[in-house]
């Protein structure tokens, strides 16, 4: 340096051919229990990695950057 993949909550994924961003765990609260895990139940948590762009409308589709993995290729 080409190429191809990935990037959403603290972690782990998800979101049909663009139309209201969600789940499990985890964190708090309550229930339950003699306590404690474990089970129920609810809450709070998000610049969809960054900028433009297209569009009535972007996580999604376009063009540039960044990081991480892997592959090729080149010097020393």
């Nucleotide at each position: 340096g080409c190429c191809a993949g990935u990037g959403u909550a603290g972690c782990u994924c998800a979101a049909g051919g663009g139309g209201u961003a969600g789940a499990g765990c985890a964190u708090c609260c309550g229930c339950c229990u003699u306590g404690u895990a474990a089970g129920c139940g609810g809450a709070g948590g998000g610049u969809u990695g960054c900028c433009c762009g297209u569009u009535c409308g972007a996580g999604u589709c376009g063009g540039g950057c960044c990081a991480c993995u892997g592959g090729c290729u080149c010097c020393a």
This is a predicted structure of a 76-nucleotide RNA (transfer RNA) from a Candidatus Bipolaricaulota bacterium.
The organism belongs to Candidatus Bipolaricaulota, within Bacteria.
It matches the Rfam family "tRNA". The family's RNA type in Rfam is transfer RNA. About the family: Transfer RNA (tRNA) molecules are approximately 80 nucleotides in length. Its family is annotated with triplet codon-amino acid adaptor activity in the Gene Ontology.